[in-house]
Context: one part of a larger RNA
RNA sequence: UCCAACGACUUUACGUGUGUCGCAAGUCUAAGCUCCAUUUGUGAGCGAAGGCACAGCGAAAGCAAGUGUUAAUAGCGCGCGCUCCGCAAGGAGCAUAGCGGCCCGCGUAAGACCCGAAGCCGGAUGAGCUUGCCCUGACCAGGAUGAACUCCGACGAAAGUCGGAGGGAGGUCCGAACUGGUGAGUUGUUCAACACUCUCGGAUGAGUUAGGGUAAGGAGUGAAAAGCUAAUCGAAUUCGGUAAUAGCUGGUUCUCUCCGAAAUAUGUUUUCGCAUAGCGCCAAGUGUUUCCUUUUGGGGGUAGAGCACUGGAUGGUCUGUAAUGGGGGAAACCCCGACAUACCAAUCAAACUCCGAAUACCAGAAGGUAAAAGCUUGGCAGUCAGACUGUGGGGGCUAAGCUCCAUGGUCGCGAGGGAAAAAGCCCAGAUCGUCGUCUAAGGUCCCCAAAUUUUUGCUAAGUGUAUGGAAGGUAGUCAUUUGCCUUUGACAGAUAGGAGGUUGGCUCAGAGGUAGCCAUCCUUUAAAGAGUGUGUAACAACUCACUAUUCGACGGCAAGUGGCGCCGAAAAUGUAACGGGGCUAAGCAAAGUACCGAAGACACGAAUUUCUCCGACUUAGGUCGGAGGAGUGGUAGGAGAGCGUUUCCAUUGCGUUGAAGCCGGACCCGCGAGGGCUGGUGGAGCGAUGGGAAGUGAGAAUGUUGGA
Numbered sequence: 001u002c003c004a005a006c007g008a009c010u011u012u013a014c015g016u017g018u019g020u021c022g023c024a025a026g027u028c029u030a031a032g033c034u035c036c037a038u039u040u041g042u043g044a045g046c047g048a049a050g051g052c053a054c055a056g057c058g059a060a061a062g063c064a065a066g067u068g069u070u071a072a073u074a075g076c077g078c079g080c081g082c083u084c085c086g087c088a089a090g091g092a093g094c095a096u097a098g099c100g101g102c103c104c105g106c107g108u109a110a111g112a113c114c115c116g117a118a119g120c121c122g123g124a125u126g127a128g129c130u131u132g133c134c135c136u137g138a139c140c141a142g143g144a145u146g147a148a149c150u151c152c153g154a155c156g157a158a159a160g161u162c163g164g165a166g167g168g169a170g171g172u173c174c175g176a177a178c179u180g181g182u183g184a185g186u187u188g189u190u191c192a193a194c195a196c197u198c199u200c201g202g203a204u205g206a207g208u209u210a211g212g213g214u215a216a217g218g219a220g221u222g223a224a225a226a227g228c229u230a231a232u233c234g235a236a237u238u239c240g241g242u243a244a245u246a247g248c249u250g251g252u253u254c255u256c257u258c259c260g261a262a263a264u265a266u267g268u269u270u271u272c273g274c275a276u277a278g279c280g281c282c283a284a285g286u287g288u289u290u291c292c293u294u295u296u297g298g299g300g301g302u303a304g305a306g307c308a309c310u311g312g313a314u315g316g317u318c319u320g321u322a323a324u325g326g327g328g329g330a331a332a333c334c335c336c337g338a339c340a341u342a343c344c345a346a347u348c349a350a351a352c353u354c355c356g357a358a359u360a361c362c363a364g365a366a367g368g369u370a371a372a373a374g375c376u377u378g379g380c381a382g383u384c385a386g387a388c389u390g391u392g393g394g395g396g397c398u399a400a401g402c403u404c405c406a407u408g409g410u411c412g413c414g415a416g417g418g419a420a421a422a423a424g425c426c427c428a429g430a431u432c433g434u435c436g437u438c439u440a441a442g443g444u445c446c447c448c449a450a451a452u453u454u455u456u457g458c459u460a461a462g463u464g465u466a467u468g469g470a471a472g473g474u475a476g477u478c479a480u481u482u483g484c485c486u487u488u489g490a491c492a493g494a495u496a497g498g499a500g501g502u503u504g505g506c507u508c509a510g511a512g513g514u515a516g517c518c519a520u521c522c523u524u525u526a527a528a529g530a531g532u533g534u535g536u537a538a539c540a541a542c543u544c545a546c547u548a549u550u551c552g553a554c555g556g557c558a559a560g561u562g563g564c565g566c567c568g569a570a571a572a573u574g575u576a577a578c579g580g581g582g583c584u585a586a587g588c589a590a591a592g593u594a595c596c597g598a599a600g601a602c603a604c605g606a607a608u609u610u611c612u613c614c615g616a617c618u619u620a621g622g623u624c625g626g627a628g629g630a631g632u633g634g635u636a637g638g639a640g641a642g643c644g645u646u647u648c649c650a651u652u653g654c655g656u657u658g659a660a661g662c663c664g665g666a667c668c669c670g671c672g673a674g675g676g677c678u679g680g681u682g683g684a685g686c687g688a689u690g691g692g693a694a695g696u697g698a699g700a701a702u703g704u705u706g707g708a
Base pairs, nucleotide, nucleotide: 001708002707003706004705005704006703011110012109013108014107015106016105017104019102020101021100022099023098026052027051028050032046033045034044035043036041056063057062066078067077068076069075081094082093083092084091085090113251114250116248120241121240122239123238124237125236131215132214133213134212135211136210137209138208139207140205142174143173144172145170149166150165151164152163153162154161155160178202179201180200183198184197185196186195217233219229220228221227254642255641256640257639258638259637264277265276266275267274268273278383279382280380281379282378283377284376285375286374288372289373291368292367293366294365295364296363297362298361304355305353306352310349311348312347314345315344316343317342319340320339321338325336326335327334328333386411387410388409389408390407391406392405393404394403395402416427417426418425431606432605433604434603436602437601438600442596443595444594445581446580447579451593453592454591455590456589457588458587464583465582472567473566474565476564477563478562479561480560481559482558483557484556485555493550494549495548496547497546499523500522501521504518505517506516529544533542534541607632608631609630610629611628612627613626614625615624616623617622643697645694646693647692648691649690650689651688652687653686654685661681662680663679664678665677667676668675669674
């Protein structure tokens, strides 16, 4: 990992609701007892003690069609059936339903759908491992150092000192055994659940060690590391309480049909949990109350706009203020500035409004919708982590695949087509079948279904070809607008001129058109600036404006607008930012026609749900058949109808002429779960119909056991 078997919503009591059955103004027995059959059973009967219902109100005493409150028959709360006749008493009619059993749904109490803790408590078992202590023993090669002390010698008055010899102390030294475990390596499915190799500490001591004994679980022991207490220690092991508890994780087994959510609000020792509401389903009731469109009538203060208020902010003018802020002036005073009011102009605002939509919302009416909604009551849920996208906003950086609201959509719970690929984008909502038709989005050269389609432009950049780009730049090109020049010759080019007063004045070392400042005239002229640049120290020189000549154009110059381009443009394995090939259209823009294209629509056939109508059957509920209409995606979840397994009861069958089981079948029936038929195998039991009851369906739980 696979296979097989086993493996999870149960049972009891009480409560509640639907359905159904019995009896009914009543209904049911409980304990217990009797009887029957006997493998001990859904058996029959007795037993009204008692329960519920028939009356309520009050906390209660209690009272009672009333009662409670209260001083109160003032009122109010909760209750008390209605109609008719009748003066009344009363009569008549109608209305009024409960109790018990069973199935099923749910709740509560219990292990309560199953598996799963770490833990807590109790009783036992452990010191053959290890820690401490006690008793009795054992062990420590060899070498080194050389304390006290003693003797001898010398010296000394002595104490004593010095020297020599002896001596043999020490948690002394070196180093085996022994003990330890420092560093490194090896090993690391190991020799080994801590070892091996080299190296290293201690090695007469607080030494090592054997046997015996002793101390234990909130306890021991501990030269103290929360170490050790049998490979287990921040509380051992084992059994029990015990199915501890688990708002947590995982798992939860057959089929088909109908409907179909939520990821919000409020509260919560609450935020991955719950409760109530919202949203779903089912049943009963009500009956258009729902929804849509049109129309009528409303309120509003958003978008926008505005400055009339509030507040901000800019410029100007007037007036005023001031112990005087700056400057000028001898002063008077003048200029500027500051503040305030007013006015003018222009302007800003979520918490401004003289104004003010569209939508939305409320109400009335009409029409449409009817197998469609709304509402009420009851039963059963799930949901409380949402995601992206469009629009209006807050936060943030008008950042985020960011975050928080509002309002739509989709996903969630939605398949199909498109976007190369793709939860949330675009199109479109899958009952089933068809080698039928038409379309949507999107496409039509090939991959790849369909136009190498028609018309007119643009692009030359492979721009582009569904998928990136800014400020800025661009005599790329197309279109367009305005103005001016132009055969009385434009624009560009070429030739020639481009002068004189004058080196204008000032400044300056110099300033001569050309550092700077001021002025910017006059003359000769076809024309020529007190000068457009280069240049010089300053001049010079070159050049331009300007003029003439030449040349001979439907042309030229300037400014602007628009279309498509170009530059700006850098990333890591390999083109790699059209899906690819490739394309000059098979690119872009505008228009047209045709076609392709989905599970959409249509056509034909089939199934099923529900409604309407018709027919048949039925005691009823209802069942069956036909026609027509509308439906039939679906997670959580609700509702309905079925299949299969084991066993029991009744009835009825099969089987050695072959039961069950197993293997095969291209066969039949059923939408399906499944059921038949048949061949083989097998060798003794097994079904069908109608009911009852459940240890009733496996692919997942690091599931359990066995096997491969």